Transfer RNA from Methanococcoides sp. DA23, 74 nucleotides, folded computationally.
Its Rfam family is "tRNA". About the family: Transfer RNA (tRNA) molecules are approximately 80 nucleotides in length.
The sequence is in RNAcentral, with records from ENA and MGnify.
The prediction has a mean pLDDT of 80.

RNA sequence: GGGCUCGUGGUCUAGCUGGUUAUGACGUUGCCUUCACACGGCAGAGGUCGGGUGUUCGAAUCUCCCCGGGCCCA
Numbered sequence: 001g002g003g004c005u006c007g008u009g010g011u012c013u014a015g016c017u018g019g020u021u022a023u024g025a026c027g028u029u030g031c032c033u034u035c036a037c038a039c040g041g042c043a044g045a046g047g048u049c050g051g052g053u054g055u056u057c058g059a060a061u062c063u064c065c066c067c068g069g070g071c072c073c074a
Base pairs, nucleotide, nucleotide: 001073002072003071004070005069006068007067010026011025012024019057028044029043030042031041032040050066051065052064054062
């Protein structure tokens, strides 16, 4: 230098044939339960979907550029 692939709450992850309010688990906060802790139950908070741009009535999803991680070729 070239090619492929990945990036979604604190962590992991579903959603990718474009369409209602982006899914679940762990973690976290409050309450219930207990003498207390753990386990368990109920409820809540937490996401500019890596950044920008374009296409579209509509983009996490498609285009292009950039950033970062991984693999391969030279």